[in-house]
Context: one part of a larger RNA
This record gives sequence, structure tokens and C1' cells, in this order.
RNA sequence: CGUUAGGAAUUUUGAGGAGAUUUGUCUCUAGUACGAGAGGACCGAGAUGAACGAAUCUCUAGUGUACGGGUUGUGGACACCUGCCGCAUCGCCCGGUAGCUAUGUUCGGAAGAGAUAAGCGCUGAAAGCAUAUUAAGCGCGAAGCCCACUCCAAGAUAAGAAUUCCCUAGGAGACUCCUAGUAGAUGACUAGGUUGAUAGGCGCAAGGUGGAAGUAUGGCAACAUAUGGAGCCGAAGCGUACUAAUAGG
Repeated sequence: CGUUAGGAAUUUUGAGGAGAUUUGUCUCUAGUACGAGAGGACCGAGAUGAACGAAUCUCUAGUGUACGGGUUGUGGACACCUGCCGCAUCGCCCGGUAGCUAUGUUCGGAAGAGAUAAGCGCUGAAAGCAUAUUAAGCGCGAAGCCCACUCCAAGAUAAGAAUUCCCUAGGAGACUCCUAGUAGAUGACUAGGUUGAUAGGCGCAAGGUGGAAGUAUGGCAACAUAUGGAGCCGAAGCGUACUAAUAGG
């Protein structure tokens, strides 16, 4: 831009396209059929795997660059100590929320239908027989084909269908702008913009770390104990208009 008088929103049909389609072992049937024996089934029923794929983070395991703690050297302010902080790969180390992950978890390739291939048949003449057909006619038959399963899909210009609402000549709507993230290079998308929980802050609680500072007691001291599951805490949860989403174009 088109599609439809115009606009907003919701639900759809499916032309067409993409994906998937794998397979082992074991058990039963059954030591049956078969076979002198050795051996050993078809058909059918079930179980459990491999690889692959999708989703996901409850568990397991990683990461988690400043969340908690420990610790070395050196430097800073303070008269000193304690405490706090900078630099040294995040200084090094021990853990670790959310998120992102796999090695973790869950699930999938099931069943069925149609037309067929090779192949196998029924009926049956030419050719009184025979012959599945290098005749007419009618069947069975595959992991393959078409459906079925999952996803996209009306620019399918043949531009489809349904429902609700607004407008009738001006209104409806959208955008800009702002707060953000389930989105993201930028656009876009999504949640919101005071008739508001969108983000921050604050409160609560979860979770992480692991017992703060100060004080007291004990010890010559290093240190230990008590106050006290303490103090501190990024992302996640619930709440709360305190701050910012004002106003405007």
C1' cells in the first nucleotide's frame, strides 16, 4: 500500500507449507509348531532401553564480576586500638537467590484409514483343457505415498468466514511521550500510565550466608562464650501510591 463504506476488538476456515516418521534387547505365548537330535520359530501380547527431538528448573549438577562469609600483602582517615574502605585476575578462597543451562526432570515418534509397489491370489476365455492377466473383471499386499499427529498460514491479489462495539460528518481510534519487561541490536512486541501496583523505594515473609557491631564474662594471650538462627542481603513472592509514569502534541 492492498483487501472491507470507515474504525476498534475477539474468534475462526485452511489453499499451501514446514516438522516428525528411527531402532535394540528382554519376558510371555513356548522349549510349543517344526526337527532323529542339536536346535528352535511365524503370528500375537507386554516390559525396558539407545540415539534424536520438544518443553522445563521441583530434584541433581554448573554458572551466578561484588549476595553472605573467611583470609594474605599493601595503602587511607582517626593519636592508638577496634571498626570501615581502595588496589592486588571478582586479590585469593568457601558457599550461593533469581535468571541462563545439562549431566537433571517430564513428554514424544501410538493407534487407525485410503490408494498402491514388488509379490501373491479369485474368477476366467482366446485355446471345450490349462492359465492370477505379456485378456476384460475383482482382491490381498510395505518402515514407502495420501490422510491422520504438531506448528505456520487469507499478499490464498480468487486477498475468505463469524461475533460485538463506535461513527454518519465529524467522531472514533492510533501514534508521539513516559514507567517497565514475559520482549528486545534498533524498530517491533507485551504490561502499564493516577479511574494506576508499571518500575523504584518501603514493609512482611521466603531464600542465601552463617553467628554482625557494641557490651559483658572467661583466658597471660591467640581466642572462646553469652546477648542472638544474630547481622547483612542483586534479580524472585505478597502488600503499600512514598517517588516517577504529570501535562501536552
The part of an RNA shown here (large-subunit ribosomal RNA, domain VI) has 249 nucleotides and comes from a Candidatus Saccharimonadota bacterium. The prediction has a mean pLDDT of 82. The sequence was found in a public genome assembly. It matches the Rfam family "Bacterial large subunit ribosomal RNA".